[in-house]
Molecule: c-di-GMP-I riboswitch aptamer
Organism: Planctomycetia bacterium
RNA sequence: UCCCGAUAAUGGCAAAUCCUGAGUGAUCAGGAGACGCAAAGUAACAGGGUCUUUAAAUUACAGGAAGUUGGGGGUAUUAAAGAUAGCCUUACUGCCGAG
Numbered sequence: 001u002c003c004c005g006a007u008a009a010u011g012g013c014a015a016a017u018c019c020u021g022a023g024u025g026a027u028c029a030g031g032a033g034a035c036g037c038a039a040a041g042u043a044a045c046a047g048g049g050u051c052u053u054u055a056a057a058u059u060a061c062a063g064g065a066a067g068u069u070g071g072g073g074g075u076a077u078u079a080a081a082g083a084u085a086g087c088c089u090u091a092c093u094g095c096c097g098a099g
Stems, first nucleotide, its partner, number of pairs: 003099001004097002012037002017032006035086001041092003046089003049084007060075002
């Protein structure tokens, strides 16, 4: 220096939930609080996944005792914008040193 991550040591971060505030929303910020985390540090202008909002069209699905037509709503699909780093990959940086 690299790999690696220990019943080591110094420490660090902070899930759910609650309160306050911002946002249409996903979610974010602060306080309390600890589920957990060897990068649970940073990057969403590196690539995916998931989520939210808006718009569109026609196709597909469900609902009825049956058929047809129309309307409304839902799900799925497409596009755009946004969110998520504690979803994954990737990039950069960082403490310690049993092996």